Group I catalytic intron from Hyphococcus sp., 217 nucleotides, folded computationally.
It matches the Rfam family "Group I catalytic intron". From the family's description: Group I catalytic introns are large self-splicing ribozymes. For this family Rfam cites "Crystal structure of a group I ribozyme domain: principles of RNA packing" (Cate et al., Science, 1996). The family has 12 seed sequences and 5,602 matches in Rfam 15.1.
The sequence was found by an Rfam model in a public genome assembly.

RNA sequence: CAACAGACUUAAGCCACGAUUGAGUGCCCUGGUGGAAAUGCCGGGAGUAGAACUGCUCAAAUUCGGGGAAAGCUAACGGUCGUCCGACCCAAGCCAAUCCCGAGCCAAGCCGCUCGAUAGAGCGGAAGGUGUAGAGACUAGACGGGCAGCAUCUAAGGGCAGGGCAACCAGCCUAUGAUGAAGGGAUAGUCCAGACCCCAAACGGCGCAAAUUCGCG
Repeated sequence: CAACAGACUUAAGCCACGAUUGAGUGCCCUGGUGGAAAUGCCGGGAGUAGAACUGCUCAAAUUCGGGGAAAGCUAACGGUCGUCCGACCCAAGCCAAUCCCGAGCCAAGCCGCUCGAUAGAGCGGAAGGUGUAGAGACUAGACGGGCAGCAUCUAAGGGCAGGGCAACCAGCCUAUGAUGAAGGGAUAGUCCAGACCCCAAACGGCGCAAAUUCGCG
């Protein structure tokens, strides 16, 4: 300089976005704790979104149950006010981003045992997954599992070469130690469901209050 891609993630919000709000993520500071260190884990704080690598391989189980959850919606009960039938406030009623648990089950790889000449097969186990989509069906990969590599950091142990009478001190190399965010409570897609109104039912309540849920309508 050129081309391509991207502009933390997610829900609410208007709905084409954005502001804003909730939750989570990294960066910076900080308390505790594990570690020789790099750094990991648990918590707190203010701002912010610059950065966060590559290749190969796996695609199965996708079931039955249980416990939480903010912002937001509504305002019955209750409360405040008043121009007396109205305004405002309030969740224990809802919705829901999502945080978890038990049983069962599961591809490849890993560990143990048994069988087998080999190839491999069976059983058991750990991690991880499923359970956990807008009700849901299917396909593919990755941000997921496994195996390699690469970059960066550290150097306990090991090696090399020193200083010191000694205890010991410091130098260089080395990973078998670490770091390379979160999103898959459906990501990318193909389908399907849904949306707005009416009707019926449920919940609610004294009562057809609202929000909300639901229907071979």